This is a predicted structure of a 74-nucleotide RNA (transfer RNA) from a Candidatus Moraniibacteriota bacterium.
RNA sequence: GCCAGGGUAGCUCAGUUGGUUAGAGCACAGGACUCAUAAGCCUGGGGUCGAGAGUUCGAAUCUCUCCCCUGGUA
Numbered sequence: 001g002c003c004a005g006g007g008u009a010g011c012u013c014a015g016u017u018g019g020u021u022a023g024a025g026c027a028c029a030g031g032a033c034u035c036a037u038a039a040g041c042c043u044g045g046g047g048u049c050g051a052g053a054g055u056u057c058g059a060a061u062c063u064c065u066c067c068c069c070u071g072g073u074a
Base pairs, nucleotide, nucleotide: 001073002072003071004070005069006068007067010026011025012024013023019057028044029043030042031041050066051065052064053063054062
């Protein structure tokens, strides 16, 4: 350089041929319980879906360019 896969919450990931509120587990905060702590229980906060542009009534999802990570190849 070329090819393939990936980038979504603090972390690990899901998101079904574009569609009505962007989710799960863990973590974090609060509550209740307890003599107290932990576990378990209830509630909650947190995301410009890597960046920009395009297509479309509508984009995390399709197209293009760029950035970053992993593997392959000479």
It was read from a public genome assembly.